[in-house]
This is a predicted structure of a 476-nucleotide part of an RNA (small-subunit ribosomal RNA, 3' major domain) from an uncultured bacterium. The RNAcentral record of the full RNA draws on ENA. Its mean pLDDT, the model's own confidence on a scale to 100, is 84.

Context: one part of a larger RNA
RNA sequence: UGACGGGGACCCGCACAAGCGGUGGAUUAUGUGGAUUAAUUCGAUGCAACGCGAAAAACCUUACCUACCCUUGACAUGCCGAGAAUCCCGAAGAGAUUUGGGAGUGCCCGAAAGGGAACUUGGACACAGGUGCUGCAUGGCUGUCGUCAGCUCGUGUCGUGAGAUGUUGGGUUAAGUCCCGCAACGAGCGCAACCCUUGUCAUUAAUUGCCAUCAUUUAGUUGGGCACUUUAAUGAGACUGCCGGUGAUAAACCGGAGGAAGGUGGGGAUGACGUCAAGUCCUCAUGGCCCUUACGGGCUGGGCUACACACGUGCUACAAUGGCGGUGACAGUGGGCAGCAAGGCAGCAAUGCCAAGCUAAUCUCAAAAAGCCGUCUCAGUUCGGAUUGAGGUCUGCAACUCGACCUCAUGAAGUUGGAAUCGCUAGUAAUCGCGGAUCAGAACGCCGCGGUGAAUACGUUCCCGGGCCUUGUACA
Numbered sequence: 001u002g003a004c005g006g007g008g009a010c011c012c013g014c015a016c017a018a019g020c021g022g023u024g025g026a027u028u029a030u031g032u033g034g035a036u037u038a039a040u041u042c043g044a045u046g047c048a049a050c051g052c053g054a055a056a057a058a059c060c061u062u063a064c065c066u067a068c069c070c071u072u073g074a075c076a077u078g079c080c081g082a083g084a085a086u087c088c089c090g091a092a093g094a095g096a097u098u099u100g101g102g103a104g105u106g107c108c109c110g111a112a113a114g115g116g117a118a119c120u121u122g123g124a125c126a127c128a129g130g131u132g133c134u135g136c137a138u139g140g141c142u143g144u145c146g147u148c149a150g151c152u153c154g155u156g157u158c159g160u161g162a163g164a165u166g167u168u169g170g171g172u173u174a175a176g177u178c179c180c181g182c183a184a185c186g187a188g189c190g191c192a193a194c195c196c197u198u199g200u201c202a203u204u205a206a207u208u209g210c211c212a213u214c215a216u217u218u219a220g221u222u223g224g225g226c227a228c229u230u231u232a233a234u235g236a237g238a239c240u241g242c243c244g245g246u247g248a249u250a251a252a253c254c255g256g257a258g259g260a261a262g263g264u265g266g267g268g269a270u271g272a273c274g275u276c277a278a279g280u281c282c283u284c285a286u287g288g289c290c291c292u293u294a295c296g297g298g299c300u301g302g303g304c305u306a307c308a309c310a311c312g313u314g315c316u317a318c319a320a321u322g323g324c325g326g327u328g329a330c331a332g333u334g335g336g337c338a339g340c341a342a343g344g345c346a347g348c349a350a351u352g353c354c355a356a357g358c359u360a361a362u363c364u365c366a367a368a369a370a371g372c373c374g375u376c377u378c379a380g381u382u383c384g385g386a387u388u389g390a391g392g393u394c395u396g397c398a399a400c401u402c403g404a405c406c407u408c409a410u411g412a413a414g415u416u417g418g419a420a421u422c423g424c425u426a427g428u429a430a431u432c433g434c435g436g437a438u439c440a441g442a443a444c445g446c447c448g449c450g451g452u453g454a455a456u457a458c459g460u461u462c463c464c465g466g467g468c469c470u471u472g473u474a475c476a
Base pairs, nucleotide, nucleotide: 001476002475003473004472005471007470008469010467011466012465013464015460016459019424020423021422022421023420026316028314029313030312031311032310033309034307042053043052064302065301068298069297070296073127077126078125079123080122081121082120083119086103087102088101089100090099091098092097107116108115109114129291130290132289133288134287138285139284140280141279142278143276145274150189151188152187153186154185155184156165157164158163169180170179171178195268196267197266198265200236201235202234203233204232205231206230209226210225211224214223215222239262242256243255244254245253246252318417322376323375324374325373326372327371334365335364336363339358340357343354344353345352346351383414388409389408390407391406392405393404394403430452431451432450433449434448435447436446
């Protein structure tokens, strides 16, 4: 000087407390451990691994296993030889591949000769190739403490020196934020602000948007208009600016006015010096080591989907604040041409057939759901839907291993969950649906969007994490 203390003082955080809803019990989805397996590819492991890499494992993906094959190789550059490339028809085989026949003489420069480029194939060698090892050799990227308020430097001063001072102190703040004081005076990285979005208004603009006035219609449909709504560009607006009180006359705090908004208005992006030899050699890059007729490459089928069990994260429930039936109530993000599909017809339905419009403020996905009305009357039920049987639909070369959906039948556990444990302070929790990425098909996951919309916070004694000062130390 740090680190640590079941030392002290002060302060903060959904840290506790006050509340609301969960997890832990059930079924199931998904990830992990384990055990299993020819293989169940690999990585991630307290917080900070476990719906994580994976924003899609039937084949492919795919790295694993089995069988069958290739050896200058699936891919790159260089050398030599041959041939246009390419297209079509067979045979064997699970395919990779092997093999037979046919069509075909090209592109650029040039008058020509000739030169050049691309592709296919045979050969020899340099080499290719490796998701093989090492994240404790590395770059890059990322997590974490933590959006916590800290981390430092120059000059000066003090100390023999390591170092100190500044950065401590008195107030104050979300903040090393600001004020005052002070052997310090300044400065940098952080904080804040500048950025995006949302909340109010104005101006400009007016189609595909809107409709107050005037006509018109089944319908903003048409004429017309751009007032309103909306859209999208530019501005205004909030600064403790004003008033009162407290305060050291300061910084600031408390209350009030005006205002759409008030003291950082709400949300996002933004992550200092560093810590964890944290994670990643399987994104990529890369040193070293290793393999080179194989640890490389191709392909068939299988596996990653297995299952006495254990754990994590979710979904659905156990019901009446509910189930079922009826009912043209009301959103906002978004997506759409190998696409979204209105409408009509067929089907109980999944869906099929026909088919207008739309490269979309125009057409479409699209039905929002919780809501409202009726019924059931407390039961393992008209709750719950697992499981299983049968029949279908769709995608796709192909749904057996191993897809999703529909219909009929079946109708399991479950009556609110022990110890323990998690989230959340407002348009939040809770609850309700909708969209998107990935994607042929395949979400209860993920990322977004809006609808309805609470309770509680006395307070900081205690648990956890953190900041600052101080004290002790046999630790570095």